The RNA shown here (Bacterial RNase P class A) has 358 nucleotides and comes from a Gammaproteobacteria bacterium.
Of the family's consensus pairs, 97% are formed in the model.
The prediction has a mean pLDDT of 77.
RNA sequence: GGAGUUGGCCAGGCAGUCGCUCCGGUAAGCAUGUCUUGUCGGGGAGGAAAGUCCGGGCUCCACAGGACAGGGUGCCAGGUAACACCUGGGAGGCGCAAGCCUACGGAAAGUGCCACAGAAAAUAUACCGCCUGACCAUCAUCGAAUGGUCGGGUAAGGGUGAAAUGGUGCGGUAAGAGCGCACCGCGUGGCUGGUAACAGGCACGGCAGGGUAAACCCCAUCUGGAGCAAGACCAAAUAGGGGAACAUCGGUGUGGUCCGCACUGUUCCCGGGUAGGUUGCUCGAGGUGUUCGGUGACGAACAUCCCAGAUGAAUGACUGCUCAAUGACAGAACCCGGCUUAUCGGUCAACUCCCGAU
Numbered sequence: 001g002g003a004g005u006u007g008g009c010c011a012g013g014c015a016g017u018c019g020c021u022c023c024g025g026u027a028a029g030c031a032u033g034u035c036u037u038g039u040c041g042g043g044g045a046g047g048a049a050a051g052u053c054c055g056g057g058c059u060c061c062a063c064a065g066g067a068c069a070g071g072g073u074g075c076c077a078g079g080u081a082a083c084a085c086c087u088g089g090g091a092g093g094c095g096c097a098a099g100c101c102u103a104c105g106g107a108a109a110g111u112g113c114c115a116c117a118g119a120a121a122a123u124a125u126a127c128c129g130c131c132u133g134a135c136c137a138u139c140a141u142c143g144a145a146u147g148g149u150c151g152g153g154u155a156a157g158g159g160u161g162a163a164a165u166g167g168u169g170c171g172g173u174a175a176g177a178g179c180g181c182a183c184c185g186c187g188u189g190g191c192u193g194g195u196a197a198c199a200g201g202c203a204c205g206g207c208a209g210g211g212u213a214a215a216c217c218c219c220a221u222c223u224g225g226a227g228c229a230a231g232a233c234c235a236a237a238u239a240g241g242g243g244a245a246c247a248u249c250g251g252u253g254u255g256g257u258c259c260g261c262a263c264u265g266u267u268c269c270c271g272g273g274u275a276g277g278u279u280g281c282u283c284g285a286g287g288u289g290u291u292c293g294g295u296g297a298c299g300a301a302c303a304u305c306c307c308a309g310a311u312g313a314a315u316g317a318c319u320g321c322u323c324a325a326u327g328a329c330a331g332a333a334c335c336c337g338g339c340u341u342a343u344c345g346g347u348c349a350a351c352u353c354c355c356g357a358u
Base pairs, nucleotide, nucleotide: 001354002353003352004351005350006349007348008347009346010345012322013321014320015319016318017317018316020044021043022042023041024040025039026038027037028036029035030033046329050340051339053338054337055336056335057334058227059226060225061224065259066258067257068256070223071222072221073220074219075089076088077087078086079085090104091102092101093100094099105218106217110216111215112212113211114210127158128157129154130153131152132151133150134149135148136147137146138145166184167183168182169181170180171179185207186205187204188203189202191200192199193198231279232278233277234276241270242269243268244267245266246265250264251263252262253261286305287304288303289302290301291300292299293298
């Protein structure tokens, strides 16, 4: 100097003018209302507010539950309110490396599937080959030389395929083969280290064809439902209307089925009226700083701060200076913890590789 990897931070700042909205104080007015107006002080969209994919807080069913099915998760150990999230470790894979990825329990419980090609993808087999017995033919040779037919042996060589029945090497054989041996692989047993996943060694055994569970399935573990348009209160209005079905052995009770429990009516269709206001609604599993513990996620203690609550929808416009910065992606609607997706720019730190100089 170049090329990368990982982690963090920012989404402008200062000042002024006008406008909108919420909270608090205060004054006045009146139609006395959580009303109107003025004034003072303070606050006012995100790193993803997005997707609605997970987990909860909260509210209701409802204080009657239990089982099954269904659904979620899937290496081990921790963190957390909890999780399919995060942290650390293990195994496998990718990368020269820093690092990154994993839908990571079980194929010896069972079932299914592996197209085409190939002899053959399971009740395993023989296409080309190799060896060999008999017969026939050929040859200058009478020789298991060549060719053919029938039979026997074989799966080492070749071919097909993603994958061919353990792999490599040596010996052995008529030719071959775990047939035998060495190493690797596989299986069984136990030892050492580790909380564990797992790792390493030792002994024995020639040894059951593989893959696929992001196929059904098996195993382990977790699991009520609906949702702020939940729910609560006030006000107002109407037609306490009409019809149908079921009938206590029935019906209803916040996913399904069964059992149980409680209640005694339930369901559907037509028609009519109202749909306004308040609350829920922002003090939280909250933010920030320091110290301590921990490899880390995180936890504890102390101190400090209050940082949007709209409801047809507020948070805007202009100017000056500075600057990397309003130009990208993009706007809160009960709240919080995650994940995923989109994205203009800037900045900080650590690490890896390559080239060059000293």